SAM riboswitch aptamer (S box leader) from a Chloroflexota bacterium, 106 nucleotides, folded computationally. The sequence was found by an Rfam model in a public genome assembly.
[in-house]
RNA sequence: CACUCAUCACGAGCGGUGGAGGGACUCGGCCCUGAGAAACCGCGGCAACCCCCAAAGCGUUGGGAAGGUGCCAAUUCCGGCAGAGGGUAACUCUGGAAGAUGAGCU
Numbered sequence: 001c002a003c004u005c006a007u008c009a010c011g012a013g014c015g016g017u018g019g020a021g022g023g024a025c026u027c028g029g030c031c032c033u034g035a036g037a038a039a040c041c042g043c044g045g046c047a048a049c050c051c052c053c054a055a056a057g058c059g060u061u062g063g064g065a066a067g068g069u070g071c072c073a074a075u076u077c078c079g080g081c082a083g084a085g086g087g088u089a090a091c092u093c094u095g096g097a098a099g100a101u102g103a104g105c106u
Stems, first nucleotide, its partner, number of pairs: 003104006013043005021032003025080001027079003044072003048069003051064005076098001081095005
């Protein structure tokens, strides 16, 4: 990298370095940002998975945060394909696709 499975409407900051971008994308919106973006560092936090404890005994519920990752603006920020609803308009709902994270596998 690929493949399989699960989850993604909750939750979570302050400082330092830095100096113009960032919010995954071929795109369209709309936001964040010199009252300081990305990235990196320190300390802190959240609790998605592994994990720990308890209950349950059918593949769950509650608690925890020592360890392994991860995450800490906006629903994965919204849409981008299909179906259904809709004075067929706005828009809404459902499912895909793609993405992210983890565990396994390789």
Overview:
The prediction has a mean pLDDT of 85.